[in-house]
RNA sequence: AGAGUUUGAUCCUGGCUCAGGACGAACGCUGGCGGCAUGCCUAACCCAUGCAAGUCGAGCGGAGGGAGCCCUUCGGGGCGAACUUAGCGGCGGACGGGUGAGUAACGCGUGAACAACCAACCUUACACAGGGGGAUAACAACCGGAAACGGUUGCUAAUACCGCAUGAGACCACAACGGCGCCUGCCGAAGGGGUCAAAGGAGAGAUCCGGUGUAAGACGGGUUCGCGUCCCAUUAGAUAGUUGGGGGGGUAACGGCCCACCAAGUCGACGAUGGGUAGCCGAGCUGAGAGGCUGAACGGCCACACUGGAACUGAGACACGUUCCAGACUCCUACGGGAGGCAGCAGGGGGGAAUAUUGGGCAAUGGGGGGAACCCUGACCCAGCAAUGCCGCGUGAAGGAAGAAGGCCCUCGGGUUGUAAACUUCUGUGAUGGGGGACGAAGGAAGUGACGGUACCCCAUAAGAAAGCUCCGGCAAACUACGUGCCAGCAGCCGCGGUAAUACGUAGGGAGCGAGCGUUGUCCGGAAUUACUGGGCGUAAAGGGCGUGUAGGCGGCGAUGCAAGUCUCAUGUGAAAGCCCCGGGCUCAACCCGGGAAGAGCAUGGGAAACUGUGUGGCUUGAGUGAGGUAGAGGAUCGUGGAAUUCCUAGUGUAGCGGUAAAAUGCAUAGAUAUUAGGAGGAACACCGGUGGCGAAGGCGACGGUCUGGGCCUUAACUGACGCUGAGGCGCGAAAGCGUGGGUAGCAAACAGGAUUAGAUACCCUGGUAGUCCACGCCGUAAACGAUGUAUGCUAGGUGUAGGGGGUAUCGACCCCCUCUGUGCCGCAGUUAACGCAAUAAGCAUACCGCCUGGGGAGUACGGCCGCAAGGUUGAAACUCAAAGGAAUUGGCGGGUCCCCGCACAAGCAGCGGAGCAUGUUGUUUAAUUCGAAGCAACGCGAAAAACCUUACCAGGGCUUGACCUCCAACGGACCGGCGCGAAAGCGCGGGGUGCUCCUUCGGGAGAACGUUGAGACAGGUGGUGCAUGGUUGUCGUCAGCUCGUGUCGUGAGAUGUUGGGUUAAGUCCUGCAACGAGCGCAACCCCUGUUGUUAGUUGCCAGCGCGUAAAGGCGGGGACUCUAACGAGACCGCCGGAGACAAUUCGGAGGAAGGUGGGGACGACGUCAAAUCAUCAUGCUCCUUAUGUCCUGGGCUACAAACGUGCUACAAUGGCCGUAACAGCGAGAAGCGAGUCUGCAAAGGCAAGCGGAACUCCAAAAGCGGUCUCAGUUCGGAUUGUGGGCUGCAACCCGCCCACAUGAAGUCGGAGUUGCUAGUAAUCGCGAAUCAGCAUGUCGCGGUGAAUGCGUUCCCGGGGAUUGCACACACCGCCCGUCACACCAUGGGAGUUGGUAGCGCCCGAAGCCGGUGAGCUAACCGCAAGGAGGCAGCCGUCGAAGGUGAGAUCAAUGACUGGGGUGAAGUCGUAACAAGGUAGCCGUACCGGAAGGUGCGGCUG
Repeated sequence: AGAGUUUGAUCCUGGCUCAGGACGAACGCUGGCGGCAUGCCUAACCCAUGCAAGUCGAGCGGAGGGAGCCCUUCGGGGCGAACUUAGCGGCGGACGGGUGAGUAACGCGUGAACAACCAACCUUACACAGGGGGAUAACAACCGGAAACGGUUGCUAAUACCGCAUGAGACCACAACGGCGCCUGCCGAAGGGGUCAAAGGAGAGAUCCGGUGUAAGACGGGUUCGCGUCCCAUUAGAUAGUUGGGGGGGUAACGGCCCACCAAGUCGACGAUGGGUAGCCGAGCUGAGAGGCUGAACGGCCACACUGGAACUGAGACACGUUCCAGACUCCUACGGGAGGCAGCAGGGGGGAAUAUUGGGCAAUGGGGGGAACCCUGACCCAGCAAUGCCGCGUGAAGGAAGAAGGCCCUCGGGUUGUAAACUUCUGUGAUGGGGGACGAAGGAAGUGACGGUACCCCAUAAGAAAGCUCCGGCAAACUACGUGCCAGCAGCCGCGGUAAUACGUAGGGAGCGAGCGUUGUCCGGAAUUACUGGGCGUAAAGGGCGUGUAGGCGGCGAUGCAAGUCUCAUGUGAAAGCCCCGGGCUCAACCCGGGAAGAGCAUGGGAAACUGUGUGGCUUGAGUGAGGUAGAGGAUCGUGGAAUUCCUAGUGUAGCGGUAAAAUGCAUAGAUAUUAGGAGGAACACCGGUGGCGAAGGCGACGGUCUGGGCCUUAACUGACGCUGAGGCGCGAAAGCGUGGGUAGCAAACAGGAUUAGAUACCCUGGUAGUCCACGCCGUAAACGAUGUAUGCUAGGUGUAGGGGGUAUCGACCCCCUCUGUGCCGCAGUUAACGCAAUAAGCAUACCGCCUGGGGAGUACGGCCGCAAGGUUGAAACUCAAAGGAAUUGGCGGGUCCCCGCACAAGCAGCGGAGCAUGUUGUUUAAUUCGAAGCAACGCGAAAAACCUUACCAGGGCUUGACCUCCAACGGACCGGCGCGAAAGCGCGGGGUGCUCCUUCGGGAGAACGUUGAGACAGGUGGUGCAUGGUUGUCGUCAGCUCGUGUCGUGAGAUGUUGGGUUAAGUCCUGCAACGAGCGCAACCCCUGUUGUUAGUUGCCAGCGCGUAAAGGCGGGGACUCUAACGAGACCGCCGGAGACAAUUCGGAGGAAGGUGGGGACGACGUCAAAUCAUCAUGCUCCUUAUGUCCUGGGCUACAAACGUGCUACAAUGGCCGUAACAGCGAGAAGCGAGUCUGCAAAGGCAAGCGGAACUCCAAAAGCGGUCUCAGUUCGGAUUGUGGGCUGCAACCCGCCCACAUGAAGUCGGAGUUGCUAGUAAUCGCGAAUCAGCAUGUCGCGGUGAAUGCGUUCCCGGGGAUUGCACACACCGCCCGUCACACCAUGGGAGUUGGUAGCGCCCGAAGCCGGUGAGCUAACCGCAAGGAGGCAGCCGUCGAAGGUGAGAUCAAUGACUGGGGUGAAGUCGUAACAAGGUAGCCGUACCGGAAGGUGCGGCUG
């Protein structure tokens, strides 16, 4: 510090996800030791048991106790120390400890204030303590009660209680006088008046501990104020003690804190009130920081103590282990009543993913009481449990290659685990045993240790107890094998798995961390993804439809005062702990200790005066006013006008009109349309008219009048900052729509009819109502757009246009120049993701407003406000997705455009599609009909030959190391006959026969083929996968394309080159050009063919010469010719002319056998189709192994209702038949071709020459020509069938070919549609060859005869190039919308139902405080007494918790039914959108329709 993920790729926007750190954690697997920390986050749920607050006998009386002492009548009595202590009394129980429910608050934090306060214990100072009185618990007796606990009477003490005295002092009222201050005010004070104190105890004593009053201090507390402190505005108004007042009450104290009265205020957009959530802070986590999140442990504050209320006591409480009342719950009960409160420490139950011991000790620290000893202390100190966290240590160290074994992989060579192990040597952290043994303990000494015989030290023993977890597709470090086969599973995101998975599971190996490792959850980070630091808004989400203006924010130029902001200095504060730095202590570290530093903020004081602010006084440039001009569809209203449509009347006139792609509906002989004249009525204003004008926007268009708003220019007289923006508010606001009343010519939603169509609720046509128009009132929305808020300033130019002003020249601005304002285009800098913007900014700046924060859900729901309604405005969530987007790029595509080509169309010729047959295919059938090929580019294809074989299929019969290869052993000579069974294969039996090579001791041995037998390695497979592959092939396409290097342009994909202008068959060439070159393709080089030369001359040829025949190159001979086959020549736009750019090239011409690549072939760029082939072959993996191998016989591949492809033969006269007689070329031939001759009607057969070929043979060419037939299912046509033959072959039944005779089917030129061909071509005619025993209508070749047409490129198909649009990129066979059906999910409405919460009204009203009363009761004081003062009970009243009741509010749950939404595999209907998406699309609105949607009106261009 970034990375992954939208795309074919790119840049941008934008979300999602990951890597980091942290935790009071939990879960999974694993687990050696120690130190230090931490440990109910959930039920503030309920609690058994024990403990957690007592202490003081030196305050008091008593009781117990009894050392000891005394007396004794010996029965006993008395005194009585220590010690114990229930009670009275004192102090403490308000601390310490727990918890976070409540609380959004002066609760907390911070800083101030109290001139409005308190204060026990402690400290200091001053001054005191004289003299009296009356009670009461304990106790006793009696009584009540189950108990808890009481009652009555009687006795008694005090540091308990009460008068009186004294009064330094305090307080109260008065008060001469003095001082001070921050508002109210405060302080001091002579003087006299009034009120107010006290307690004793111990000690022999000294003395000590106490008591009272006052003042002060310290510690602590109370109160007040400034500032700060979460979310919701779908909470906007709240408030009656409410706000204030003077008065009173109350309090320690101010105060509506409380009360009566008076006034009517107070709070709130700077967010009141309400709702939700929450203890706050020091700090903790994270972060570069700013910030965000958190508030466990430790520390400060607050609040609470079963729930609610209340007070008493007290210095302090409204009181965790106090009291009273009410409530719920639990327990006891004798049913009458009682008891209780772990959010103290342990512990239990419960809840939960989850959190410990009913431990030890007061030794230390601290607290309470006490004079002290001491007692108490679950505060605390320790120990226990838990890897919960942090830190440290260990599980050994060194050596050790035969690189052991085993495992895994393997190309079988090896690699890896791996110095790892074994083995040798060594060490002792830890473990175990033994020995020693602390600090913590302070004070003058002594004593005192829970932890603990712990830490630590020493010795001994033995490598011995002690390693796991996660991951290994990318992000992200680490790869192989097997298993599995979209299954099982994984997954944080992208995504893996459908038979070769580095992604699942296992193993080996590896990576990472390590007593831990992973997972889950949460927070911060990354995220500049809420942007203060530090973002945006033309098209990605985002400018309000427009104006006006309130609050608010911001504000021109001098001068001067102040000092609020600002800056600076000082002071105070900023607790401790923590963080940081330095140092120190535990062996280190964690941890702990000491010191230092730092610190925002707040407060106070001093200072500065530039800027902001504020005051004063000026200025004129911002703004406004005046004056003079000026353009305009600016607005409102009243009139006027002509053109056109329609209608009415009349005339003329006749059969149609109208409408469309074509039609029909409609109108018309009752006279339309057309035409003429007249009239009526409504609406809109042609031309001018223009990226012209005006307006804030919406918007505004004939002409005239009236009223009226704004702008611009000139001038510089006036005012003197009067300004800019603008949340709310108010106003305006197209079209549609609504209300009332008019109006209605045309147009026209809805509707009707006609067409179109599969349908057509549409597009087209004929009609047609709301509406469109007017008046008044609503609505308030639009693609209300420049998708660009308003204002101001600044920043190159050029050019057009509208309005105004000026200058120069001139007779005159018409042409020129300058300038202001408006409105366009181009363009620099700059900017931008790009497109683009560019003085009319999207540039550079400033001010203010509005708005955005992933897509969908959704501008929806609920709520509020507005509206007559339609609806508008404000505006969520659940759930769901890993994207949704913008711009640009390359392709592909378009029922887009342009250019060009091709038998692509057109023009022609011949066909196919109909028939019969052949053949292939589908389908069906079958035991099997083996398999493959599948649009073009499968289908006379693999197959250049299925009777057996082939053959892969089926049935049956056999074989099992095998039909075939290699190796081993044994046996056998190789080899040649035979027999039995059998269909054969095979199984069984048996005979003859002793080879070859080498060695030899001649006995024999060894070996190579060959055979038999045997064992196992292995063979074998036309079994699977062409989607694992090689190779080969098809296709686009012989189309002209496909790329690269360097450079240049672009952020980039990419572009350029390769585009443009010409030209070509061609990316062929020329030319231009930020390109320059190059490669694969094109062309050429190769072959055949067309002309010719040279060479050569047999088997070919024969002109001339000769011989010769019936004839004949038959012979001599010849190379001239033909021909053969080798090498050359020739053609290149070379020549001439035109065109063209002086080019390329093209047109015409000459010459030439051939003319513009002469014709044909071979040759196929980068690539596409997961195209074809595992059955040619090869091959990975997989499967079979007495069978999926192999052999054999027979069958099948030849089946046949039907369909398709390719052909053959025809339908006839351009023909059939008969006859006739010429002329080819390519080829083939020895198990061959076979002349000739004979036989046969023929197929063929017999005999047989020649020829391994320019020699012989196949070999006859056929169309042609002549005759005949005369339009007929025929003398066409030949299918089918019968009979008889021939040939091949082991064998023609299934299932061959041929011949003869007989038979003589369909068919009379073929629907929609469709194929080939541009010249020696089509058509037509025959010939040959491969395969092959035999078997072509197929295939591959060969020659003979030999056309027609081509205007042309609009259209169909395919292709090339340019351009345009795109929501496509699996690329239009694309993408994609909505209804419907099914499943699941969340959610709205819903008659209601249930529960919670906070208030309000009324009723009841506990405890208790306060008030009243107090006839009952009553010790202290007064009084001689009677009585009084005072007090108490009781009663009454105000307030008052819980409770009851009523009407509402709000939140949640639930609800028959219902609404839409989301998701889901291949469901249904259509085709709306993306291309001109086939009717351009979209926005608002209205109507209509199964649905997408359609139509009307207005708007936008995206």
Annotation:
The prediction has a mean pLDDT of 86. The RNA shown here (small-subunit ribosomal RNA) has 1502 nucleotides and comes from an anaerobic digester metagenome. It matches the Rfam family "Bacterial small subunit ribosomal RNA". Gene Ontology terms of the family: ribosome and structural constituent of ribosome. The RNAcentral record of the sequence draws on SILVA.